[in-house]
This is a predicted structure of a 76-nucleotide RNA (transfer RNA) from a Candidatus Hydrogenedentota bacterium.
Rfam family: tRNA. Rfam links the family to the GO term triplet codon-amino acid adaptor activity.
RNA sequence: UAGGGCGUAGCCAAAUUGGUAAGGCACCAGUUUUUGGUACUGGAGAUUGUAGGUUCGAGUCCUACCGCCCUAGCCA
Numbered sequence: 001u002a003g004g005g006c007g008u009a010g011c012c013a014a015a016u017u018g019g020u021a022a023g024g025c026a027c028c029a030g031u032u033u034u035u036g037g038u039a040c041u042g043g044a045g046a047u048u049g050u051a052g053g054u055u056c057g058a059g060u061c062c063u064a065c066c067g068c069c070c071u072a073g074c075c076a
Base pairs, nucleotide, nucleotide: 001072002071003070004069005068006067007066010025011024012023019056027043028042029041030040031039049065050064051063052062053061
């Protein structure tokens, strides 16, 4: 430099044909326990890497950029 893949909550991770963001761990509260842990019940937390575009509607499609990974190449 070229091609390809990935980026969603503190962490992991799903989302069909574009139809309005599941789940687990962790966290908070409660029950249980002498306390802690375990177990059980309940709760809160996201505008999906950034900026634009298309659309009635974008995590999903398009463009540019940022970061990470893989492959190939260039210089030394």